Predicted 3D model of a 470-nucleotide part of an RNA (small-subunit ribosomal RNA, 3' major domain) from an uncultured bacterium. Its Rfam family is "Bacterial small subunit ribosomal RNA".
Context: one part of a larger RNA
């Protein structure tokens, strides 16, 4: 100049307080360590690893092991030769492959070109190392206010001043003063959702009027009024008022408005820290392998289990649990595909089929809520682990290692110590619904989407992290 301080001022954040709900006990999911194992593949490790890469490990994926095989190799391109190659059958084999037998070109501008096979060569090939050789992307401090230049001025000089200082802000945001005068990179705006209103437009959406049908339905004819789709618009600016105040600016159950002081949210990450993570997404410098650390393929492994620790799911019950009966969403997916109905089945699902490339059909039943019954405080009509049997479905193939349904079993657990997280509004808490991956699924993950809907913030002494002066 920076950093630190159990110095000191001021300030700020679910940082503490105030509250509400976990987590830590228990069974189960899943990752981790560690053990183990032929292999349990490789990477991430405090906060910034651990449901993290992987948004799908039964073969494939795959990189591991163990066995069998292959050496110009599994893939592209150049140049030489042949004419087939593909198909179909048979045999050894785990299967890669290997061997036998049938079959048997196409185009042409006649140079030749497709296609495929053999051999030399030129290129191959590594998911092997090093992320402390790198580029690219990424977490993180932190959406914290900040970090710099140009000229001028002070200082021998390193550097300072500008950026301090008195106010204000969410802010280096404005504003005032000043040897400072300006300027950039960030802060805010501009973009996208949303909330409200005009407007265009009217189909597959909508149906207030008018008609017609039906048991019943916008079913039909009309219709743009509504509601909604989706383009253009408007609108919020402390813009008016009042008190403060030089101004910037505050503060008012002041107007006036769907909204009031950044209206809610997203995207959007300064200069830089952590030789932070990634050589396994790609790339790429260097080293190494080159009948092997390439390549194929067959079975195993990545799902082992004394046990340690992280994210969850389920519950310990009466604000409930089980049955009948009923109500209201948003936002998405759909052709090798959603799949109505109807018929079999207890039920997974099967049979057969309308429609539908979708504001038209389909998935679809939203749940939690209401209403009635029922149970009456117990390891219970809680709770559902585990375990036995019978089965559906996807798929060459569910043994190792899949889900889903029925029966049958009914296990910890009666609110969880020290400790520890998350949350300031349509938020936590609690209810279902969707979608990528994806034959199927080990999803209770991950992202989304609505519905029902709280409490509590005196305060800034303390913990923890920033920031400015000093």
């Nucleotide at each position: 100049u920076g950093a630190c301080g159990g110095g000191g001022g001021c300030c700020c954040g679910c940082a503490c307080a105030a509250g509400c709900g976990g987590u830590g006990g228990a069974g189960c999911a899943u990752g981790u360590g560690g053990u183990u194992u032929a292999a349990u593949u490789c990477g991430a490790u405090g906060a910034u690893a651990c449901g993290c890469g992987a948004g799908g490990a039964a073969c494939c994926u795959u990189a591991c092991c163990u066995a069998g095989g292959c050496u110009a190799g599994a893939a592209u391109g150049c140049g030489c030769g042949u004419g087939a190659c593909c198909g179909c059958u048979c045999c050894a084999g785990a299967g890669a492959u290997g061997g036998a037998g049938c079959u048997u070109u196409c185009c042409u501008u006649c140079g030749g070109g497709a296609c495929a096979c053999a051999a030399a060569g030129c290129a191959a090939g590594g998911u092997g190392c090093u992320g402390c050789a790198u580029g690219g992307c990424u977490g993180u401090c932190g959406u914290c206010a900040g970090c710099u230049c140009g000229u001028g001025c002070c200082g021998u000089g390193a550097g300072g001043u500008g950026u301090u200082g008195g106010g204000u802000u969410a802010a280096g945001u404005c504003c005032c003063g000043c040897a400072a005068c300006g300027a950039g990179c960030g802060c805010a705006a501009c973009c996208c959702c949303u909330a409200u209103c005009u407007u265009u437009a009217g189909u597959u959406g909508c149906c207030a009027g008018c008609a017609c049908g039906u048991a019943a339905u916008g079913g039909u004819g009309g219709g743009g009024a509504c509601u909604c789709u989706a383009g253009a618009g408007a609108g919020a600016c402390u813009g008016c008022c009042u008190u403060c105040g030089c101004a910037a600016g505050a503060a008012g159950u002041g107007a006036g408005g769907a909204a009031g002081g950044u209206g809610g949210g997203g995207a959007c990450g300064a200069c830089g820290u952590c030789a932070a993570g990634u050589c396994a997404u790609c790339a790429u410098g260097g080293c190494c392998c080159u009948u092997a650390c390439g390549c194929c393929u067959a079975g195993g492994g990545c799902u082992a289990c004394a046990c340690a620790c992280g994210u969850g799911c389920u519950a310990c019950a009466a604000u409930g649990g089980c049955g009948c009966a009923u109500a209201c969403a948003g936002a998405g997916g759909g052709u090798u595909g959603c799949g109505a109905g109807c018929u079999g089945g207890u039920a997974a699902c099967a049979g057969u089929a309308a429609g539908c490339c979708a504001a038209u059909c389909u998935c679809a039943a939203a749940a939690a809520g209401u209403g009635c019954g029922u149970c009456u405080c117990a390891g219970u009509u809680c709770g559902g682990a585990u375990u036995g049997a019978g089965g559906u479905c996807u798929g060459c193939a569910a043994c190792u290692c899949g889900a889903c349904c029925u029966c049958a079993u009914g296990a910890a657990g009666c609110u969880g110590g020290a400790a520890u997280c998350g949350c300031u509004a349509g938020u936590a808490a609690u209810c279902g619904c969707g979608u990528a991956u994806c034959a199927g699924c080990a999803a209770u993950g991950a992202c989304g989407c609505g519905g029902u809907g709280a409490a509590u913030a005196c305060g800034u002494u303390c913990c923890c992290g920033g920031g400015c002066c000093u």

Model confidence (mean pLDDT): 83 of 100.